Notes
RNAcentral holds the sequence, with entries from Rfam. Transfer RNA from Neolamprologus brichardi, 72 nucleotides, folded computationally. It matches the Rfam family "tRNA". Gene Ontology term of the family: triplet codon-amino acid adaptor activity. The prediction has a mean pLDDT of 82.
[in-house]
């Protein structure tokens, strides 16, 4: 330098173009002599950045950037 993949909550990952979710972690409550486990609830998101398509974009298209794989 060429080609491909990937970017979503603190972490690991979902999401048919139509309300952004789960598990773990965190916080609070219940339970317990205390703690753990368990149960209930809450909080946590500029969906990497930028432009486009569309009535509507995390999702489709172009570009940029980071990371991974591969070829030379």
């Nucleotide at each position: 330098g060429g080609g491909g993949g990937u970017a979503u909550a603190g972490c690991u990952c979902a999401a048919u173009g139509g309300c952004a979710g789960a598990g773990c972690a965190u916080u609070u409550g219940a339970c317990u002599g205390c703690a753990g486990a368990u149960c209930a609830a809450a909080a946590g998101g500029u969906c990497u950045c930028u432009g486009g398509u569309u009535u509507a974009a995390g999702u489709c298209c172009g570009g940029a950037u980071g990371c991974c794989c591969u070829c030379u």